[in-house]
RNA sequence: GCCCUUAUAGUUCAGUCUGGAUAGAAUGUGACCUUGCGGAGGUUAAGACCGAGGUUCAAAUCCUCGUAGGGGCA
Numbered sequence: 001g002c003c004c005u006u007a008u009a010g011u012u013c014a015g016u017c018u019g020g021a022u023a024g025a026a027u028g029u030g031a032c033c034u035u036g037c038g039g040a041g042g043u044u045a046a047g048a049c050c051g052a053g054g055u056u057c058a059a060a061u062c063c064u065c066g067u068a069g070g071g072g073c074a
Stems, first nucleotide, its partner, number of pairs: 001073007010027004020057001029045005050066005
């Protein structure tokens, strides 16, 4: 220098291939309930699409460029 791949709640992941209604799950955190006690159990709340641009009625999803991690070739 070129190619491939990954980036989504605090953390670990699904969803992307095949665009569509409020982006889900586990875990963690707060509040409440339960309990002789709570670090166990239950209810509930907050919490995220790497950045910019493009295509489209509509983009986490498709395209381009960039940033960061991983891999390969030279």